[in-house]
RNA sequence: GCGCGGUUAGCUCAGUGGUAGAGCGCUUCGUUGACAUCGAAGAGGUCAGAAGUCCGAUCCUUCUACCGCGCA
Numbered sequence: 001g002c003g004c005g006g007u008u009a010g011c012u013c014a015g016u017g018g019u020a021g022a023g024c025g026c027u028u029c030g031u032u033g034a035c036a037u038c039g040a041a042g043a044g045g046u047c048a049g050a051a052g053u054c055c056g057a058u059c060c061u062u063c064u065a066c067c068g069c070g071c072a
Stems, first nucleotide, its partner, number of pairs: 001071007010024004018055001026042005048064005
């Protein structure tokens, strides 16, 4: 330099155009003498950045950044 894949909650990951989710973690409450477990409720997101297409974009297109793999 070229090709392919990836970037979504604190972490690991879903989500193939129509209100962004799960598990774990965190907070509060209940249960306990206390802790753990368990139950209930809740907080937490510029969907890497920019532009485009569309009535509407996490999703499609282009560019950029970063990470990984392969080729040279």
This is a predicted structure of a 72-nucleotide RNA (transfer RNA) from Parcubacteria group bacterium Gr01-1014_20. The source organism's lineage runs through Bacteria and Bacteria candidate phyla. It matches the Rfam family "tRNA". Rfam classes the family as a transfer RNA. Rfam's curators write: Transfer RNA (tRNA) molecules are approximately 80 nucleotides in length. Its family is annotated with triplet codon-amino acid adaptor activity in the Gene Ontology.